[in-house]
RNA sequence: GGACCCAUAGCUCAGCGGUAGAGCGUCGGCUUCCAGUUCCGAAGGUCAUCCGUUCAAAUCGGGUUGGGUUCA
Numbered sequence: 001g002g003a004c005c006c007a008u009a010g011c012u013c014a015g016c017g018g019u020a021g022a023g024c025g026u027c028g029g030c031u032u033c034c035a036g037u038u039c040c041g042a043a044g045g046u047c048a049u050c051c052g053u054u055c056a057a058a059u060c061g062g063g064u065u066g067g068g069u070u071c072a
Base pairs, nucleotide, nucleotide: 001071002070003069004068005067006066007065010024011023012022013021018055026042027041028040029039048064049063050062051061052060
């Protein structure tokens, strides 16, 4: 330098045009002498970034940035 893949909650990941979700974690409640476990509830997201397509974009197209695999 070429090709391909990935970027979504604190972490690991789902969601592939029509209201953004799960598990773990965090916080509160219940329980307990205290803590933990179980159970109940809550908070937490400009979906890396910019532009385009569309009535509508996390999702489709292009650029940029970062990471990974591979060829030379």